[in-house]
Molecule: small-subunit ribosomal RNA
Organism: uncultured prokaryote
RNA sequence: UAGAGUUUGAUCCUGGCUCAGGACGAACGUUGGCGGCGUGCCUAAUACAUGCAAGUCAACUGAAGCAAGGUAGCAAUAUCUUGUGGAGGUGGCGCACGGGUGAGUAACACGUAGGUAAUCUGCCUUCAGGUCUGACAUAACUCCGGGAAACCGGAGCUAAUAGCAGAUGAUGCAGCGGCUUGACAUCAAGACAGUUGUUAAAGCUUCGGCGCCUGAAGAUGAGCCUGCGUCUGAUUAGCUAAUUGGCGGAGUAAUAGCCCACCAAGGCUACGAUCAGUAACUGGUCUGAGAGGAUGAUCAGUCACACUGGAACUGAGACACGGUCCAGACUCCUACGGGAGGCAGCAGUGGGGAAUAUUGCGCAAUGGGCGAAAGCCUGACGCAGCAACGCUGCGUGAAGGAUGAAGGGCUUUUGCUUGUAAACUUCUGUAGUGAGGGAAAAAACUUCCACUCUGUGGAAUAUGAUGGUACCCUCAAAGGAAGCACCGGCUAACUCCGUGCCAGCAGCCGCGGUAACACGGGGGGUGCGAGCGUUGUUCGGAAUUACUGGGUUUAAAGGGUGCGUAGGCGGAUGAUUAAGUCUAAGGUGAAAGUUUGUCGCUUAACGAUAAAAUUGCCUUGGAUACUGGUUAUCUUGAAUAAGGAUGAGGAUGGCGGAAUGUGGCAUGUAGCGGUGAAAUGCAUAGAUAUGCCAUAGAACACCGAUUGCGAAGGCAGCCAUCUGGGCCUUGAUUGACGCUGAGGCACGAAAGCGUGGGGAGCGAACAGGAUUAGAUACCCUGGUAGUCCACGCCCUAAACGAUGCUAACUCGAUGUUUGGACGUAAGUUUGAGCAUCCAAGCGAAAGCGUUAAGUUAGCCACCUGGGGAGUACGACCGCAAGGUUGAAACUCAAAGGAAUUGACGGGGGUCCGCACAAGCGGUGGAGCAUGUGGUUUAAUUCGAUCAUACGCGAGGAACCUUACCUAGGCUAGAAUGUGAGCGCUAUUUGGUGAAAGCCAAAGUUCCUACGGGACGCGAAACAAGGUGCUGCAUGGUUGUCGUCAGCUCGUGCCGUGAGGUGUUGGGUUAAGUCCCGCAACGAGCGCAACCCCUAUUGUUAGUUGCCAGCGAGUAAUGUCGGGGACUCUAACGAGACUGCCAGCGUAAGCUGUGAGGAAGGUGGGGACGACGUCAAAUCAUCAUGGCCUUUAUGCCUAGGGCGACACACGUGCUACAAUGGUAGAUACAGAGGGUAGCCAACCCGCGAGGGGGAGCCAAUCUCAGAAAGUCUAUCUCAGUUCGGAUUGGAGUCUGCAACUCGACUCCAUGAAGUUGGAAUCGCUAGUAAUCGCGCAUCAGCCAUGGCGCGGUGAAUACGUUCCCGGACCUUGUACACACCGCCCGUCAAACCAUGGGAGCUGGGAGUGCCUGAAGAUGGUGACUUUAAUGGGAGCUAUCUAGGGUAAGACUAGUAACUGGGGUUAAGUCGUAACAAGGUAGCGUA
Repeated sequence: UAGAGUUUGAUCCUGGCUCAGGACGAACGUUGGCGGCGUGCCUAAUACAUGCAAGUCAACUGAAGCAAGGUAGCAAUAUCUUGUGGAGGUGGCGCACGGGUGAGUAACACGUAGGUAAUCUGCCUUCAGGUCUGACAUAACUCCGGGAAACCGGAGCUAAUAGCAGAUGAUGCAGCGGCUUGACAUCAAGACAGUUGUUAAAGCUUCGGCGCCUGAAGAUGAGCCUGCGUCUGAUUAGCUAAUUGGCGGAGUAAUAGCCCACCAAGGCUACGAUCAGUAACUGGUCUGAGAGGAUGAUCAGUCACACUGGAACUGAGACACGGUCCAGACUCCUACGGGAGGCAGCAGUGGGGAAUAUUGCGCAAUGGGCGAAAGCCUGACGCAGCAACGCUGCGUGAAGGAUGAAGGGCUUUUGCUUGUAAACUUCUGUAGUGAGGGAAAAAACUUCCACUCUGUGGAAUAUGAUGGUACCCUCAAAGGAAGCACCGGCUAACUCCGUGCCAGCAGCCGCGGUAACACGGGGGGUGCGAGCGUUGUUCGGAAUUACUGGGUUUAAAGGGUGCGUAGGCGGAUGAUUAAGUCUAAGGUGAAAGUUUGUCGCUUAACGAUAAAAUUGCCUUGGAUACUGGUUAUCUUGAAUAAGGAUGAGGAUGGCGGAAUGUGGCAUGUAGCGGUGAAAUGCAUAGAUAUGCCAUAGAACACCGAUUGCGAAGGCAGCCAUCUGGGCCUUGAUUGACGCUGAGGCACGAAAGCGUGGGGAGCGAACAGGAUUAGAUACCCUGGUAGUCCACGCCCUAAACGAUGCUAACUCGAUGUUUGGACGUAAGUUUGAGCAUCCAAGCGAAAGCGUUAAGUUAGCCACCUGGGGAGUACGACCGCAAGGUUGAAACUCAAAGGAAUUGACGGGGGUCCGCACAAGCGGUGGAGCAUGUGGUUUAAUUCGAUCAUACGCGAGGAACCUUACCUAGGCUAGAAUGUGAGCGCUAUUUGGUGAAAGCCAAAGUUCCUACGGGACGCGAAACAAGGUGCUGCAUGGUUGUCGUCAGCUCGUGCCGUGAGGUGUUGGGUUAAGUCCCGCAACGAGCGCAACCCCUAUUGUUAGUUGCCAGCGAGUAAUGUCGGGGACUCUAACGAGACUGCCAGCGUAAGCUGUGAGGAAGGUGGGGACGACGUCAAAUCAUCAUGGCCUUUAUGCCUAGGGCGACACACGUGCUACAAUGGUAGAUACAGAGGGUAGCCAACCCGCGAGGGGGAGCCAAUCUCAGAAAGUCUAUCUCAGUUCGGAUUGGAGUCUGCAACUCGACUCCAUGAAGUUGGAAUCGCUAGUAAUCGCGCAUCAGCCAUGGCGCGGUGAAUACGUUCCCGGACCUUGUACACACCGCCCGUCAAACCAUGGGAGCUGGGAGUGCCUGAAGAUGGUGACUUUAAUGGGAGCUAUCUAGGGUAAGACUAGUAACUGGGGUUAAGUCGUAACAAGGUAGCGUA
């Protein structure tokens, strides 16, 4: 010392990306009231107009002018003298400071600490001494000349504190000599009262003083040297000839290859030289808990630079920003001959740029230069101006004020919110405006006085740019002063409208496809506030480079293995030393800053002062445990020796048998071979097969193993020779000889390469045959390199234990290999290995666990998001293939590990189901019915579309229905409610019309307690209406998985967690049904049961039902009296529970032709459908949000359509016939319906039906005749006496109405069809099959449909291999939208960055040669000079900036063409990977 978002269905971890914080010389957007203090070209070290930024002076000279006087002249005036004056010049000091900038520089440049015994220092301070004599010039000035100018030349005059000569002089300097001291060869210091030589000065004055010269010291400043520290790149590994050292010189203030001659061959470098890139350094600044990281604006210290490059001069100091010379580039002037210039000083201009100010005031203060001083100069500085650029302070009002005003927004429409906010009332006066007053900053210098007199003290006078500013006082007045960003999560803050994957947003995750809290606007809210946001940069968070403080089995990461160099680390006991280490003191660590205290500006920022801190370096002293050095000793680490055992350890040579191929001979005949099935291939020229013989190469069955050996790679028949290693025992020898190991060296499977052999089998490439949509594959037949040997290369592997080596420590169990000890043996024990399981501990988990992935120590190697990429370029190695080293641009927000739950698998196991099988009957073929698709149409309304749509919504389309089309009409509407009003418009008739409607005429209702009411009409208004859209906004309802056995919870336990356990296991069941076991114990929704029907029976009750017995009656019938026995009806009960028996089993339970029972193991059937799945279906049943429509998408009416018809499909009916058809006779149900109804008897009609009218609101009457069946007859296998479609005719019924488009009847007609391809459906018992009956809807009916009812009434199930579906356990997974998943590569398209590239164009640096300015140094110096042993001009040699040239190297840009890479909702081809991914995958060759 704070974290959060983001990989997943969820979890833990790894890991990147992103955010919240701080800061800024900032910029941009928007807004803007005031003050204080700061700050302000980060880019072009780009070019600069204009002004200013360095002068000054008691040394000297002295122009113009002025004054006085004189002379000449009439005068103007000229001239002279004196005074004044001070331009200009000589001279002194300054100009080397101050100010600017950061180009260069990776360096003693800077920082820090030292050294200088190797040095200098103007002005200043102190001390000592001195300041003598003389001479010659020159500028100014005058005259002349040249030039456009800048400026220059000649002649002449003159001064000095300018220059020169002489004198004097030392404690200076030089030489010589000896002495002393020291850290002493050299050397240095100090004396010498030793010696020789040499060297100096300047005056001015107000008379106070100021100067000048020499020497010695100090102070200040500077030079030089050294230790340590100071960026990146090794894809820069070697660099260096003045290079390294020496001797002697030159040179400097001084050391030195700094320079020169000679000699030697050194010097630097893996602790990173050289080269390349970048960069001024520091105090500090920002950030951070710190360690660090980033940075080097303002302020301060140092350095470097001054248009670019070079050079020196002067000077105390420069190689000189506002000096000189030369070269170059550029600009300006020019009379074209020549000249001038340098803002990186202050302002300012152009340019560049996202971007950075006034051509201001003043020397009043502070500081600087000159001067004795007054003073002058000072763009240093002090101030002001501009800029929200930063920090800081203040204000934009305060209190009261509810009808919670209006307006806005929202709304569920009572309301909520804006909001005490406003209005309104009372008050205040900061800042601003007006009036008045008004500073401090100023005291020195100077003058005067005093004194303890180089100075101190006192007094006096003057001085303010800022500025009439700060500040004070005061009149009036809430007046003139608030914005910006945000509101999905992170992250404080929510609603409405618009938009509709559009427009747009976005820091990350991500929003937007019609209900957007994420876009845009409004309202509201949140945050900050004269600012607020955005962008950029940087630190933090990031322990995400990990020193503090990380990792490497599987996430990125252990080198393929060993030997070994440097380096790092190192056993025990002493001694010594004191380098590391620790401690004390001293010096230093500038100031400012940071921190703390106090103080000053009204506060703060800001400032003053003091302290602390500055973690560092140096010096001295001390300590000695540890580390190091030196030394002595030791044996336990290590090694050696002796003895022993062990093994596929290595190398060479020899030998062996089996198998295979080939060859020969023989036997033998038609195939062999091969596969999922085949074919290619071999074979009548004799194969395969069999026997014998011969031959070739390679590999070594059994033993053999979970074994052994080796450093790894790897090693296997047997024998011999040579040879390496580890192990055990003994404790004999040495005495730390050790561990690790960057570079280096060696070894290193397979494939591959070279040369030469060899070649049986196998077998890349290749060929053929198959497979396939294709098949450049998998399978098959062949087959070349290769595989084998020798020699030489290559040097990589999933070279794996994905686990570096060494050492120590930390519970145990078991097996095994090989030694030792004890024991007769069993066995015990002690080593070294190889394995398995577990404890502690560790780990994200999986797991590891004395063979560690535990706990420690030492050393090496390696990692830092995914992709791009182990690629490109470069370098090294290689014959090549290629290997090693190894990036970037760009792109993504993930990539990844382990584990969890699901789902899935052409994974495994167990189980179930009319799932298959075994059966029976169908569909698919025909005709017809019906539904759907398609097509057609004005319309053929709409919906349902795998299973889970298709005789479905529809349980009944001629009109209606009806939603569709055409045509005609209506518009507050066709319906309903409230409703002023009217009783007129009700109603009737007529006209027109297809009707709806329109027009006209007649007409004036009923009741009444007279108020009105019923009924009808009905203006306005409010609610319309919509089968219009969205079932992907919804409710409700429904289908399906599935009547499958599952789905969960509480507590506990396990796991970091998701989760697990329970619910798994062993049995059992129809069942998560039950039993047993078990870290689980219980519970819920499901299962089962409870409910209904049915099968048996009892009780009760008998009408409309029944009729045994009794009675009556009839042709006959429960017809009647009666009866309750029976049937039946309908209410309540009983009954079935594996209860009993036998066997098996622990139990649950199972088995049994068991008993009993009507029924037996759920008796049969129904209703009943868990958690959930399919964005399943339905907005057209209904309801409903939103949207759309309102003279229409609403409403009314007529006609049409929903019924079309080349065709395709589904579901059915009827058949194809003899188990049948037809005709006649005849028997037996159940369950229903009935008053706008069912309809009897009877009559008519062949019949549908008509007439008729009894009965019945139903156990009473009626529909109503059941049919198959049974008996008899006939048909005789045929398109028929099967089949009935179709068509013609004639009718009946319903209904306003049967044309489109009804059903039925009769007569006639008599189609296809002779049992149905591939395929496919239902059914396990009262079931299938078959037979008829009824009902709903309904006027009627297209019903062969649907829902029910009963009659007759089978066959089969060995079994679970397979198909389909499902359940449980397990396994793999790269899937989670969950395999209809995921996902790879080529090609095609667009865009982006990048490699190569014939070349082309630049850049800086280096090298060689040529040339070479200024300048310096050396030489010379016939000319000149104040005479001269000197100086100078000139000439010359060397060095050199620059220029030219040559050959390369490095680096950058660009380029036709070309290579791969990345990205991009719906392109092409395939399907490589993930499941056994359908040929296991992967790595290498």